[in-house]
Predicted 3D model of a 71-nucleotide RNA (transfer RNA) from a Dehalococcoidaceae bacterium. Rfam family: tRNA. It is annotated as a transfer RNA. The prediction has a mean pLDDT of 80. The RNAcentral record of the sequence draws on ENA.
RNA sequence: UGCCGAGUUGUGUAAGGGUAGCACAGUGGACUUUGAAUCCUCUAGUCCUGGUUCGAAUCCAGGCUCGGCAG
Numbered sequence: 001u002g003c004c005g006a007g008u009u010g011u012g013u014a015a016g017g018g019u020a021g022c023a024c025a026g027u028g029g030a031c032u033u034u035g036a037a038u039c040c041u042c043u044a045g046u047c048c049u050g051g052u053u054c055g056a057a058u059c060c061a062g063g064c065u066c067g068g069c070a071g
Base pairs, nucleotide, nucleotide: 001070002069003068004067005066006065007064010024011023012022013021018054026042028040029039030038047063048062049061050060051059
């Protein structure tokens, strides 16, 4: 430099263009003499900028970061 892939709450991981879920973690509560375990509730997210579309995490373009391959 070229090609390919990835980027989603604190972490991991889903989501055929139509309410962004799940698990762990965190907050609050129930239970308990206390703690642990268990149960309930809540908080918090789509890498950035544009475009297409009634509607974009998803499609398109450009960029950023990371990884792999080739030279």